[in-house]
Molecule: transfer RNA
Organism: Clostridia bacterium
RNA sequence: GCCGGUGUGGCUCAGAGGCAGAACAGCUCACUCGUAAUGAGCAGACCAUGGGUUCGAUUCCCAUCACCGGCU
Repeated sequence: GCCGGUGUGGCUCAGAGGCAGAACAGCUCACUCGUAAUGAGCAGACCAUGGGUUCGAUUCCCAUCACCGGCU
């Protein structure tokens, strides 16, 4: 330099055009003599950035950035 992949709550991942979800972690409550476990609830992501398409974009297209892999 060329090609491909990944980027979404603190972490690990879903979601593939129409209100962004789960598990773990966190907080509160219940249970317990107490802790753990268990159960119930709460909060937390302007979806890497900037454009484009569309009535509407996390999702499709383009560029850029970061990381990973391959080729030279």